This is a predicted structure of a 73-nucleotide RNA (transfer RNA) from a Spirochaetaceae bacterium. The coordinates come from a structure-prediction model, not an experiment, and the mean pLDDT is 81. Rfam family: tRNA. Its family is annotated with triplet codon-amino acid adaptor activity in the Gene Ontology. Rfam classes the family as a transfer RNA.
[in-house]
């Protein structure tokens, strides 16, 4: 230098080929119990890596870009 891949909630990751972002760990509240710890139940937590474009609408399509892994030079 170049090709490919990956980026989403504190983590771990889905998100059916564009139509208002989701599970499970976890954190906090609450009910259970003398306590605890399972367990119910309810909440918070995200500019989808940044930045334009296209488009009524973009995490999903496109260009540039910035980090991590991998080839090949």
């Nucleotide at each position: 230098g170049g090709g490919c891949u990956u980026g989403u909630a504190a983590c771990u990751c889905a998100g059916u080929u564009g139509g208002u972002a989701g599970a499970g760990u976890g954190u906090u509240g609450u009910c259970u119990u003398c306590g605890c710890a399972u367990g119910g139940c309810a909440a918070a937590a995200g500019u989808c890596g940044g930045c334009g474009g296209u488009u009524c609408g973009a995490a999903u399509c496109c260009g540039c870009u910035c980090a991590g892994g991998u080839c090949c030079a």